[in-house]
RNA sequence: GCCCUCGUAGUUCAAUGGAUAGAACGUGAGCUUCCGGAGCUUAAGAUGUAGGUUCGAUUCCUACCGGGGGUA
Numbered sequence: 001g002c003c004c005u006c007g008u009a010g011u012u013c014a015a016u017g018g019a020u021a022g023a024a025c026g027u028g029a030g031c032u033u034c035c036g037g038a039g040c041u042u043a044a045g046a047u048g049u050a051g052g053u054u055c056g057a058u059u060c061c062u063a064c065c066g067g068g069g070g071u072a
């Protein structure tokens, strides 16, 4: 250089064209407790960037950025 693959919440993962992007763990608040833990309730939090296709894009296409692998 070329080819393949991945990029979603603080972390690990779902969602493969449809309406409000979900779950677990974690974090904040409340209840409980003498305090803490456990338990219960509740809240915040994400689609790598820029375009394109589509009535509608996390999903399809293009370029770029970043991680991993292959090839000489």
Base pairs, nucleotide, nucleotide: 001071002070003069004068005067006066007065010025011024012023013022018055027043028042029041030040031039048064049063050062051061052060